[in-house]
RNA sequence: GCGGAGAGCUGGAUGGCCGCGGGGUCGCGAGGCCCUGAGGAAAGUCCGGACUCCAUGAGACAACGGUGCCGGGUAAUGCCCGGGCGGGGCAACCCGACGGAAAGCGCCACAGAAAACAAACCGCCCCGGCACGCCGGGGUAAGGGUGAAACGGUGGAGUAAGAGCCCACCGCGCUGCUGGUAACAGCGGCGGCACGGCAAGCCCCACCGGGAGCAAUGCCAAAUAGGAACCCCGCGCGGGCAGGUCGGCGGCAUCCGUCGAAACCGCCGCUAGGCUCGUCUUGGCCGAGAGGGUUCGGGUUGGCAGCAUGAGGGGGCCGGUAACGGUCCUCCCAGAUGAAUGGUCAUCCAACCGCGCAAGCGGUGGACAAAAUCCGGCUUACAGGCUCUCCGCGCAA
RNA sequence: GGACCGAUAGCUCAGCUGGAUAGAGUACUUGACUACGAAUCAAGGGGUCGGGGGUUCGAAUCCUCCUCGGUCCG
Numbered sequence: 001g002c003g004g005a006g007a008g009c010u011g012g013a014u015g016g017c018c019g020c021g022g023g024g025u026c027g028c029g030a031g032g033c034c035c036u037g038a039g040g041a042a043a044g045u046c047c048g049g050a051c052u053c054c055a056u057g058a059g060a061c062a063a064c065g066g067u068g069c070c071g072g073g074u075a076a077u078g079c080c081c082g083g084g085c086g087g088g089g090c091a092a093c094c095c096g097a098c099g100g101a102a103a104g105c106g107c108c109a110c111a112g113a114a115a116a117c118a119a120a121c122c123g124c125c126c127c128g129g130c131a132c133g134c135c136g137g138g139g140u141a142a143g144g145g146u147g148a149a150a151c152g153g154u155g156g157a158g159u160a161a162g163a164g165c166c167c168a169c170c171g172c173g174c175u176g177c178u179g180g181u182a183a184c185a186g187c188g189g190c191g192g193c194a195c196g197g198c199a200a201g202c203c204c205c206a207c208c209g210g211g212a213g214c215a216a217u218g219c220c221a222a223a224u225a226g227g228a229a230c231c232c233c234g235c236g237c238g239g240g241c242a243g244g245u246c247g248g249c250g251g252c253a254u255c256c257g258u259c260g261a262a263a264c265c266g267c268c269g270c271u272a273g274g275c276u277c278g279u280c281u282u283g284g285c286c287g288a289g290a291g292g293g294u295u296c297g298g299g300u301u302g303g304c305a306g307c308a309u310g311a312g313g314g315g316g317c318c319g320g321u322a323a324c325g326g327u328c329c330u331c332c333c334a335g336a337u338g339a340a341u342g343g344u345c346a347u348c349c350a351a352c353c354g355c356g357c358a359a360g361c362g363g364u365g366g367a368c369a370a371a372a373u374c375c376g377g378c379u380u381a382c383a384g385g386c387u388c389u390c391c392g393c394g395c396a397a
Numbered sequence: 398g399g400a401c402c403g404a405u406a407g408c409u410c411a412g413c414u415g416g417a418u419a420g421a422g423u424a425c426u427u428g429a430c431u432a433c434g435a436a437u438c439a440a441g442g443g444g445u446c447g448g449g450g451g452u453u454c455g456a457a458u459c460c461u462c463c464u465c466g467g468u469c470c471g
Base pairs, nucleotide, nucleotide: 001393002392003391004390005389006388007387008386009385010384012348013347014346015345016344017343018342020037021036022035023034024033025032026031039368043379044378046377047376048375049374050373051213052212053211054210064209065208066207067206068205069083070082071081072080073079084098085096086095087094088093099204100203104202105201106198107197108196121144122143123140124139125138126137127136128135129134152170153169154168155167156166171193172191173190174189175188176187177186178185179184217305218304219303220302227296228295229294230293231292232291233269234268236267237266238265239264245261246260247259248258249257250256251255270273275289276288277287278286312331313330314329315328316327317326318325319324349366351364352363353362354361355360398470399469400468401467402466403465404464407423408422409421410420416454425441426440427439428438429437447463448462449461450460451459
């Protein structure tokens, strides 16, 4: 110098004028003044939480969904860090849905003899026959052919031809030792090969998960016209005190312990359900009404809280290979609700276009996109610019 | 803001437990029938299966990321 790899930051700057949201302050008021106001993804809503409500004794199993090499980090994760194994690259480095196919089921189209119990189209070899370009029987799986994939691979020995039939190495399986927390690796022994692929097909194994979501939820105001459906038994028996409610007792106690009751769950009984009226009396049936309860529907669609101090930002030191953790100092950093964060002018900095040999001149004009309960991740979009580290090649010393 | 569906021929829909030519109706073209037209009959053309990537020998179908359209929730 050229080419490449990884990590991080930035993604217009300054000033004037006009305007918008939030907060403070001054003023009787109109209004003035001051402070503050988008992102690395605010996005997709794909994961994980906080928080709230609902359900539920705790918990376990099943079902359903998810995750999937090992160890660690974390509030948690499907995320991150480190390691292992496999693949790519000369390398820096990058990529991997990376448990199980000898638990079982299923599938593997077409082609091909055969798609996994097994089998043999061409070929090769042997035997027999012959009207010698063939036929029949047997052996074989090395070679050819088909296919995405063909029942271990290479070499040798061997044979009629062949073959793990035998031998060496490699692969595979079982097993022992050593190293490592482990995944795994190395070395040795045994086995002649039995075990093709697909689990982003069902499934098996291990682990995780109750459901819903801030339009959750609570409060205030307003509204509640006119409605619909169903329910209302027993001093019965048993269970039940994990939590909540009520009551008793004990302890100094708003708290704790304990006991009981109702709620709740299950069972049983017949007169089949409380009150009033229709109906004088008793009982039943039916109907009506008032009350209480549950559900649906109608109506209301305003305000406040939730909601901005948080697993928060910045810096130092310590521990750790790292992710991260500990500790000290410091800072306060948007809160709207049809929803603010904008427009314009000037100068500059990039970028693009045109002209020019060049210096330069003229013009255009700022990437993706934008909070909506809040965090931690992942993924996707992103013109351009900057910093650091590393690798390969070339040249010079 | 949150939750959840869908996209296949011009139009409306099948196919979505993977298998090689992706079908049906309608519309379109040609022919037959008819004096002519409609209807009917016969034949034919027409498809990036919304887009990218992955798994697989093989993807409309399975997984994942985008784009567009729609439904529900106070």